[in-house]
RNA sequence: GGCUUAGAGUUUGAUCCUGGCUCAGGAUGAACGCUAGCGGCAGGCCUAAUACAUGCAAGACGAACGGUAAUUUGAGUAGCAAUACUUGAACUAGAGUGUCGUAAGGGUGCGUAACACGUAUGCAAUCUGCCCGGAACAGGAGGAUAGCUCGCCGAAAGGCGAAUUAACACUCCAUAAGAUCAUAGACCGGCAUCGGUUAGUGAUUAAAACUGAGGUGGUUCCGGAUGAGCAUGCGGAUGAUUAGCUAGUUGGUGAGGUGACGGCUCACCAAGGCGAUGAUCAAUAGGGGAACUGAGAGGUUGAUCCCCCACACUGGCACUGAGAUACGGGCCAGACUCCUACGGGAGGCAGCAGUAGGGAAUAUUGGACAAUGGUUGAGAGACUGAUCCAGCCAUGCCGCGUGCAGGAAGAAGGCCUUCUGGGUUGUAAACUGCUUUUGCCAGGGGAUAAAAAGUCCCUGCGGGGAAAAUUGAAGGUACCUGGUGAAUAAGCCACGGCUAACUACGUGCCAGCAGCCGCGGUAAUACGUAGGUGGCAAGCGUUGUCCGGAUUUAUUGGGUUUAAAGGGUGCGUAGGCGGUUCUUUAAGUCAGUUGUGAAUACUUCAGCUUAACUGGAGAGGUGCAAUUGAUACUGGGGAACUUGAGUACUGAUGAGGUAUGCGGAAUGGACGGUGUAGCGGUGAAAUGCUUAGAUAUCGUCCAGAACACCGAUAGCGAAGGCAGCAUACUAAGGAGUAACUGACGCUGAGGCACGAAAGUGUGGGGAUCAAACAGGAUUAGAUACCCUGGUAGUCCACACUGUAAACGAUGAUCACUCGAUGUUGGCGAUACACUGCCAGCGUCUUAGCAAAAGCGAUAAGUGAUCCACCUGGGGAGUACGCCGGCAACGGUGAAACUCAAAGGAAUUGACGGGGGUCCGCACAAGCGGUGGAGCAUGUGGUUUAAUUCGAUGAUACGCGAGGAACCUUACCUAGACUUAAAUGUAGAUUGCAUAGAGUAGAAAUACUUUUUUCCUUCGGGACUAUUUACAAGGUGCUGCAUGGUUGUCGUCAGCUCGUGCCGUGAGGUGUCGGGUUAAGUCCCAUAACGAGCGCAACCCCUACCCUUAGUUGCCAGCGGAUCAUGCCGGGGACUCUAGGGGAACUGCCAGCGUAAGCUGAGAGGAAGGUGGGGAUGACGUCAAAUCAGCACGGCCCUUACGUCUAGGGCUACACACGUGCUACAAUGGCCGGUACAGAGGGCAGCCACCUGGUGACAGGGAGCGAAUCUCCAAAGCCGGUCUCAGUUCGGAUCGAAGUCUGCAACUCGACUUCGUGAAGUUGGAUUCGCUAGUAAUCGUAUAUCAGCCAUGAUACGGUGAAUACGUUCCCGGGCCUUGUACACACCGCCCGUCAAACAAUGGAAGCUGGGGGUACCUGAAGACUGUGACCGUAAAAGGAGCGGCCUAGGGUAAAACUAGUAACUGGUGUUAAGUCGUAACAAGGUAACCAAGC
Repeated sequence: GGCUUAGAGUUUGAUCCUGGCUCAGGAUGAACGCUAGCGGCAGGCCUAAUACAUGCAAGACGAACGGUAAUUUGAGUAGCAAUACUUGAACUAGAGUGUCGUAAGGGUGCGUAACACGUAUGCAAUCUGCCCGGAACAGGAGGAUAGCUCGCCGAAAGGCGAAUUAACACUCCAUAAGAUCAUAGACCGGCAUCGGUUAGUGAUUAAAACUGAGGUGGUUCCGGAUGAGCAUGCGGAUGAUUAGCUAGUUGGUGAGGUGACGGCUCACCAAGGCGAUGAUCAAUAGGGGAACUGAGAGGUUGAUCCCCCACACUGGCACUGAGAUACGGGCCAGACUCCUACGGGAGGCAGCAGUAGGGAAUAUUGGACAAUGGUUGAGAGACUGAUCCAGCCAUGCCGCGUGCAGGAAGAAGGCCUUCUGGGUUGUAAACUGCUUUUGCCAGGGGAUAAAAAGUCCCUGCGGGGAAAAUUGAAGGUACCUGGUGAAUAAGCCACGGCUAACUACGUGCCAGCAGCCGCGGUAAUACGUAGGUGGCAAGCGUUGUCCGGAUUUAUUGGGUUUAAAGGGUGCGUAGGCGGUUCUUUAAGUCAGUUGUGAAUACUUCAGCUUAACUGGAGAGGUGCAAUUGAUACUGGGGAACUUGAGUACUGAUGAGGUAUGCGGAAUGGACGGUGUAGCGGUGAAAUGCUUAGAUAUCGUCCAGAACACCGAUAGCGAAGGCAGCAUACUAAGGAGUAACUGACGCUGAGGCACGAAAGUGUGGGGAUCAAACAGGAUUAGAUACCCUGGUAGUCCACACUGUAAACGAUGAUCACUCGAUGUUGGCGAUACACUGCCAGCGUCUUAGCAAAAGCGAUAAGUGAUCCACCUGGGGAGUACGCCGGCAACGGUGAAACUCAAAGGAAUUGACGGGGGUCCGCACAAGCGGUGGAGCAUGUGGUUUAAUUCGAUGAUACGCGAGGAACCUUACCUAGACUUAAAUGUAGAUUGCAUAGAGUAGAAAUACUUUUUUCCUUCGGGACUAUUUACAAGGUGCUGCAUGGUUGUCGUCAGCUCGUGCCGUGAGGUGUCGGGUUAAGUCCCAUAACGAGCGCAACCCCUACCCUUAGUUGCCAGCGGAUCAUGCCGGGGACUCUAGGGGAACUGCCAGCGUAAGCUGAGAGGAAGGUGGGGAUGACGUCAAAUCAGCACGGCCCUUACGUCUAGGGCUACACACGUGCUACAAUGGCCGGUACAGAGGGCAGCCACCUGGUGACAGGGAGCGAAUCUCCAAAGCCGGUCUCAGUUCGGAUCGAAGUCUGCAACUCGACUUCGUGAAGUUGGAUUCGCUAGUAAUCGUAUAUCAGCCAUGAUACGGUGAAUACGUUCCCGGGCCUUGUACACACCGCCCGUCAAACAAUGGAAGCUGGGGGUACCUGAAGACUGUGACCGUAAAAGGAGCGGCCUAGGGUAAAACUAGUAACUGGUGUUAAGUCGUAACAAGGUAACCAAGC
């Protein structure tokens, strides 16, 4: 100086945290679906290193050699010629000898965990053809052999024999050193062996020619370059459920071998070597540069390109060579394929194309050597599937295009809609003008890459220069120009949130979607389609894989009290870390310099029109190595110190440990005494014990175990743990002194020791208690809880086991960091006081920390060191393996599969067979009922053609219905109608319809016939019909789409808000606390202060008074009248009516209390503490009720699910339930007489009064639209009778006769009279109402209504009680608090067996493979070695042959490992509505949990 870090969804009612899952990004040798105009650049079998047809991929050289077909040509001979023959030359094919190449290039990734690779070094332990430089040299001789020719064998491949021949093939001799060997010397150097230089002596070793005469080639040596070999440090993968491995193994001596060091090989000697810093083994894998991703550190990958390695059908082996253990060479063995005459042979695409196969998947049997490069050649040239090009493929990256401008009647069409309209598609289209990239056609363009090589010239030998000619696969391509004409060119995915983008229809938990959360059960922005919109674009989506996000393995950069996670505790090995001062060293560390690090990536410049792509330059390259310095810190060496640590001494402390002895209480037992019927036990009982004398009580004795009081969040110990008293032995920490040592320390993987209870073994002991077991209870059951018994065990000794919720759920050590308070031990001479110091044990708290709860000098604060442990839940602390154990079991410790959570802390609710407190006819105390009877009524059920529908715990059931004979009516049967019914509005016209009569019919209705409207103030109006316009209808569905209304909690006292404060937050506070109240009513206190909806009050009725006004009400006084009556005049006094006001507020008094307030038969008052009653119902709960009261969205029906009519049904009846009425009688029934209300109603009405009828009622008839008239009381009171009976109770049922309403009382009305006279004698368990003018009891009225099934409902008055000690219990509710695994909120949640389906998995008699090792047998080729009678020669060298050693392969054997499969078997997981119970969550109804036994 530059670059650089993004989150979201999902656990909950909500919150914070922990924690997993998922998404958005980038990448890809990709594949799949839909789609597709062009070009450039790149890439293209990831699977079967499976098998391969065919063609090509390595040959060159005649200037090394013998030789030479065809062809060309010279000469000769024969021939007229064609032509034939002989011979020479040139060019030389094929084959052969020779030389060089074939070890490069190209392919693949099997093997390999290794010095294979990378990096850095070393070789004083090495080699190197061709190439470069330098020095020296090349004299002579010889014998073969392939080929050719001849013969033979064989199907072939091929082979054998004879004769003959050449070389730069081969052999020998000579010469030769600076080469090699031997040897003695000097000098220099180094890294141990040693190396270099120098001048000597001796020995050994070489060559090839060709030619165009320029040159090329050859031999030896030195040096260089290049390439290779060997060795070493460091680096990079997994598993310890692989812990021991190793005999040539480790080292030495000697020898052999190699280009070279070396156990590389061999003989002998020694017994070493490797390994928790991970040997060995197993499984996996080519390594690197780099690529992708990432802020980086890292993680993943190792395609294309470059480097290295390995391999070439599988395995082994060597030969040749400079180089190979050789892809297109050889030998052997094996598998496979092919040929065959069956005797025998041939082959190796992991070269380029291509084929089959496999697979989701990967290309042409193309062109050219023009360029670059390689081999060869003197060269021309030849060869080259290396290479350069083309073809195929959207596989990727990059670029371009599919037009541009104008254009509103905002066209048509589509879609939506609140629908005569509007919105949107949308300037989009049409239309007008313009342009021509691209495409097509035509022309140009022999573009550029081409310059060389060769020839010539110059040269300082590096190179430079000149002229002319030739050469193009790609390719008539790129590129340029002209013409043509908007002409040739847009899709894919998505649209609930994450995540940019919305509506309609269809579907109806179906079909389907889905990355996660999740959508879909009739109004789906989530499925399918359409319109619209968003994103990207010749592509777009999906799938797979990798990184990221993920700080979710945390070096950067995490954690462990409760979320996963501290080892049960100590001692201690290795290791890690370590006090103060001085000195030295320079290993770590730091700095400078040097070497090294292609391409890629980065920066910059340049070339293709741009970009991708390509080239040049630069920077960087954190690494390694070398070198020179620095010395603070760490390390190593040395010297010293005392504060860490230890030792010594002094006096104290303690349930520290081990062993032995002693003691009393209790328990049980034995014996004896007293004594008598029970004891014991429980919720209640029973089993059990007891008249053979228990229990109880007294005495004596015995046994074993445990140690009351003291005793205490007191003490000691490492933890487990430790308690009567005494003694012995022993350990520890603390205090004090500061005498001694002088860092001796801390931690501690493995290891060792200790380690509650239960359990195990052996031997004792055995009182109590007590698993198992037995019995009794409880229970639906009760293998439990409770009871009675009772064995192991509990106790002791010795030996195992080794685990616990072994907990402070908190590892050890050291240092630092505010205070308050209690207590133990010690010190400060003494002390009950006091303050201080050290070491413990507790409580509260500051800062700080923490998700919070909380911790807080005994840290969970701030730092340091070391160890242990964690990484979502379940599967599972399971399986397998191994180790330990007598066993029980312990330690170590997975995976498949499955879920999107599991979890921590806290919050608000709800709940509790939790707690506290308060209230309510909640209980209790009372009165009267229900449940039993008959009847009425509603419901269920059943029945039916229909018994219409709704309401169903409380909060349905005398409810909707405050009136079902028709109607109502919605239901059923039957018959009819179809734009029809009915109504409204506005306008016009008309008097036909209408109406009457008749026929058919159950009626609706149909048909026939007659007639033509009514009222009128004459203006018109009413009615009907026609017509015009508008609106059909539906008691069909959905109350879970809704409005409105209502029930209930509950007339309970609660429910909230603003601001402030507290908390990360949900939330809290206020609203809690102490009192008080009917009340969140009020007071006090108070981080709260205020406010709102509720409470109360304001409103109505009622109780008292005053005032105003008196009609229809009233009548005291005055007057009149009547048999009598406010009947009349009159009056306002009273009652009353209905307007207004007053009155009650704990105001006064006493006591208590801070106050609020409470208490008081207080005073006064009509009324006293809300006077009584009503209306009034907070936020909300129950998806509560109602689509059938009404309204309304959506859906459904339209000659019917609409409408009309008749009849039927809603009234059925074995039965069950709710609500009522009437009773069962004497507080009564019946008969007679007699008195007193309130409220309400009344003209299609109430009906006085009169008459008739036993009566219901009827016939007359006055008044009254009503404080005027009328409906109008009963219980009560007085008297009589009945006398306890199924009755003079009770009235059901039935019969008969009637009355009334109504079109009509059969199904199916009420009432009356006479007769009949059922059940029922006070009602089981249970259950309901009511606290005063209440209950009980008595009647009255009204709505609905023709009438009425009303005993119902709603009002009204008359008479008029009893009881409440009190809040333990039942029910409901309020507040506070507590627990919670509940939040659909306990009608919650939830566990296990069994049954069913599916999935993965463990064991398993066995069966089948695989790789590796071991032992033995056999053993090809081959190297090495021995021999070598035969060949060979003058002799040899050498060879054939034979033997030995090693070995691929084959075989045999036993074991281990690993994989597949398997009858059967074990558990596990998952799965809307299976079975049995109810274990856990609340005190979960026996607190839960941990370990252990049964």
Background: Small-subunit ribosomal RNA from an uncultured bacterium, 1494 nucleotides, folded computationally. Its Rfam family is "Bacterial small subunit ribosomal RNA". Rfam links the family to the GO terms structural constituent of ribosome and ribosome. The sequence is in RNAcentral, with records from ENA and SILVA.